Predicted 3D model of a 719-nucleotide part of an RNA (large-subunit ribosomal RNA, domain II) from an Actinomycetota bacterium. The prediction has a mean pLDDT of 83. The source organism's lineage runs through Bacteria, Bacillati and Actinomycetota.
Context: one part of a larger RNA
RNA sequence: GCCUACGAGUUCGCUGUCAGUGGCGAGGUUAACCCGUCGAGGGGAAGCCGGAGCGAAAGCGAGUCCGAAUAGGGCGUCCAGUCGCUGGCACGAGACCCGAAACCGAGUGAGCUACCCAUGGGCAGGUUGAAGCGAGGGUAAGACCUCGUGGAGGACCGAACCGUUGUAGGUUGAAAACUGCUCGGAUGACCUGUGGGUAGGGGUGAAAGGCCAAUCAAACUCGGUGAUAGCUGGUUCUCCCCGAAAUGCAUCUAGGUGCAGCGUUGCGUGUUCCGUACUGGGGGUAGAGCACUGUUUGGGCUAGGGGGCCUACAAGCUUACCGAACUCAGGCAAACUCCGAAUACCAGUACGCCACAACGCGGCAGUGAGACUGUGGGGGAUAAGCUCCAUGGUCGAAAGGGAAACAGCCCAGACCGACAGCUAAGGUCCCUAAAUCAAGGCUAAGUGGUAAAGGAUGUGGGAUCGCAGAGACAACCAGGAGGUUGGCUUAGAAGCAGCCACCCUUGAAAGAGUGCGUAAUAGCUCACUGGUCAAGUGAUCCUGCGCCGACAAUGUAACGGGGCUAAGCCUUGUACCGAAGCUUCGGGUUUCGCGAACACAUCUGGCGUGUAGGGGAGGCCCUGCACGUUGGAUUCGCGGAGCGGUAGGGGAGCAUCGAUACGCGGGUGAAGCGGCGGGGAAACCCAGUCGUGGACGCGUGUCGAGAGAGAAUGUAGGC
Repeated sequence: GCCUACGAGUUCGCUGUCAGUGGCGAGGUUAACCCGUCGAGGGGAAGCCGGAGCGAAAGCGAGUCCGAAUAGGGCGUCCAGUCGCUGGCACGAGACCCGAAACCGAGUGAGCUACCCAUGGGCAGGUUGAAGCGAGGGUAAGACCUCGUGGAGGACCGAACCGUUGUAGGUUGAAAACUGCUCGGAUGACCUGUGGGUAGGGGUGAAAGGCCAAUCAAACUCGGUGAUAGCUGGUUCUCCCCGAAAUGCAUCUAGGUGCAGCGUUGCGUGUUCCGUACUGGGGGUAGAGCACUGUUUGGGCUAGGGGGCCUACAAGCUUACCGAACUCAGGCAAACUCCGAAUACCAGUACGCCACAACGCGGCAGUGAGACUGUGGGGGAUAAGCUCCAUGGUCGAAAGGGAAACAGCCCAGACCGACAGCUAAGGUCCCUAAAUCAAGGCUAAGUGGUAAAGGAUGUGGGAUCGCAGAGACAACCAGGAGGUUGGCUUAGAAGCAGCCACCCUUGAAAGAGUGCGUAAUAGCUCACUGGUCAAGUGAUCCUGCGCCGACAAUGUAACGGGGCUAAGCCUUGUACCGAAGCUUCGGGUUUCGCGAACACAUCUGGCGUGUAGGGGAGGCCCUGCACGUUGGAUUCGCGGAGCGGUAGGGGAGCAUCGAUACGCGGGUGAAGCGGCGGGGAAACCCAGUCGUGGACGCGUGUCGAGAGAGAAUGUAGGC
């Protein structure tokens, strides 16, 4: 890992509540217990629920409480209950199943290891040579020196022994800590045998939270114990109908829960819902505006202040300074508004609409982590596949077609079948279904098929302003002069370093000079003018499509590919393709409406007549029974509408095991298993026959469950 088996909403409650169903009914019902035919039946009224409430209570009572109140208000007075059974849910219990880390109690452990006590044992060999002592030297005596002797040391080297530094191997090991080489201690705070002691909030610890039997920030065993787990995982057959939420408020609350919202189901009301139109409303958003509150640019005017002049003081004059207010022009604002939409919202009327609309009451939930996208905003950086609101959509819980692939984008909501048709988005050269379709224009960049500021005689369209047959623009030929080297400055400054001025003359025209150039001159050139030539030539703005700007990691790789000059882009048109959409044909099912049946039978609502009882002054009312009539539930047909679906609600079934009643099968072969075959919408079921098997099974009704397996690092066995 696979196979087989086992494996999770159960049971109890004289607890509650609701629904279904049944008995009795202003009542209903017994409990313990007793008798008994001992799970039948009978007895048993204690108790419980209901029939009256209000008040804290005394208490009063269809009322009562507050109150001075005959006021007002609160709660009542109207509405049938009760006892079983079945089911839903809740509660108390282990309460759907498995799962802690832990806590507590009673015990077991120091044969491992830590430390201690007692008593024993062990340490090859080699080296060093302390004190002391002796002798000699030395001294006044010493100190001291030398030689010898001596044999100290947590001394030295190094086996046993104890340890384990580095490295390699080993890592499903030879080994749940080892092996090889290397290394530390090796007379000591040394190592070691045996016996003994200390025990779990305790020991022991040269201290690492170390060690206390491969376990230690509190050992192990059993018990409390099915501890608790707002957490994780798992939770077993089928079909039919409906179908959510990821929000608000609160929470020692934030991944939990309560109430509400949203789902479903039963009953009730019966169009109240929704859409559109009209009518009537309130509003202060978008926008806009500056009248308020603030902010803001420039000008005018100007109080005040500063500077200057003047001045004994006071005053005065002045100012390219600052500047309130006022004024002109121009702006800005979520917390500004003289204004002010579109939408949205509320109400009324009309029309449409009859839907799994709306609303009320009851049963049962789930949800309370949302995601992206369009739009309006806050936060952030007018960042984020960011975050927080609002308002739509989709996903969630939605398959199908498109977007190459792609939950959240575009189209569109799958009951089933069809080798039928039409369309949507998107497409129609090939891959690849359908136009190499038609008309007009644009693009030359493979732009299309990523990107900005910015840059540019790319190219198309539009507009405005110049010059131009009295000859423009470009090119070519020629001129481009004189006063003068203007003045100043300067070593120099001559058109051309810089400063100032920028005149006059000749002339067709020519700047006191546009650029290059020189040390300064010179030289070249331009403006300007004539000629040659000959028809357009410049500038600016708006706009369409392009260009540059343009750098990333395996390999083209920024059209899905091929490839395309349209098979790109813009405008217009026709045709076609294209989905589970729509249509056509057939079928299923749910619900509503209509019709029929209603055979047998049952239950129930309304109405009428008759009758019995009770109440009332009376009309009459209440209750019961019988008959008649009518409606509903059950079946069939026709017609309309519906039938994606997670959590979840509701409905109907299948299968397994057992009980029971009735009916059946079986050694002439039961169950089970296998082959062939058939039926049903599914769970599933089965005729016949063959094989295997060898003794028990089956159908119908009812009842009762240890009642359905693929998942739980599930449990056991097998392979």